RNA sequence: GCCCGGAUGGUGUAGUGGUAACAUUAGGGACUGUGGAUCCCUCGAGUCGGGUUCGAAUCCCGAUCCGGGCC
Numbered sequence: 001g002c003c004c005g006g007a008u009g010g011u012g013u014a015g016u017g018g019u020a021a022c023a024u025u026a027g028g029g030a031c032u033g034u035g036g037a038u039c040c041c042u043c044g045a046g047u048c049g050g051g052u053u054c055g056a057a058u059c060c061c062g063a064u065c066c067g068g069g070c071c
Stems, first nucleotide, its partner, number of pairs: 001070007010024004018054001026042005047063005
C1' cells in the first nucleotide's frame, strides 16, 4: 500500500429498514434479627461525517481506531 472483519449503556452481548433487547454493575424497594441469596422497580448506549429512504444500529460512500491476511 491492498483486502477482510469489527466499533451498540460502566462492562459483556443481541438486534438483516418501523418504539434499540437481554444479562451484569449502580440506585431504590420487598423479604430477613443482621448480612447474603431471591423477587420487583428505576437510571444509563449505536465511533464520526455525508448519502439513499416517509423512516437507518441495519443499505451505500468516506474518515478514525482495533484485529486479521497478502506483498
Overview:
The RNA shown here (transfer RNA) has 71 nucleotides and comes from a Thermoplasmata archaeon. Rfam family: tRNA. It is annotated as a transfer RNA. Gene Ontology term of the family: triplet codon-amino acid adaptor activity. The coordinates come from a structure-prediction model, not an experiment, and the mean pLDDT is 83. The RNAcentral record of the sequence draws on ENA and MGnify.